[in-house]
RNA sequence: GUUUCUGUAGUGUAGUGGUCAUCACGUGCGCUUCACACGCGCAAGGUUCCCAGUUCGAUCCUGGACGGAAACC
Numbered sequence: 001g002u003u004u005c006u007g008u009a010g011u012g013u014a015g016u017g018g019u020c021a022u023c024a025c026g027u028g029c030g031c032u033u034c035a036c037a038c039g040c041g042c043a044a045g046g047u048u049c050c051c052a053g054u055u056c057g058a059u060c061c062u063g064g065a066c067g068g069a070a071a072c073c
Base pairs, nucleotide, nucleotide: 001072002071003070004069005068006067007066010025011024012023018056027043028042029041030040031039050064051063052062053061
């Protein structure tokens, strides 16, 4: 340089157009324990990376910017 893939809570992720965005770990609180761990329950935490476009409606489709990964050269 070319091609392809990818960006979603603190971390890793699911979600192929319909208004409450999912789960696990982690965090906080409660139950349990003499206490801790494990376990159980509840809660908080997201401008779905950014800018435009399409659409009645976009995490999802299209274009661009930026970041990351892989293959080839």
Notes
This is a predicted structure of a 73-nucleotide RNA (transfer RNA) from Paramuricea clavata. The organism belongs to Paramuricea, within Eukaryota. The RNAcentral record of the sequence draws on ENA and Rfam. The prediction has a mean pLDDT of 83.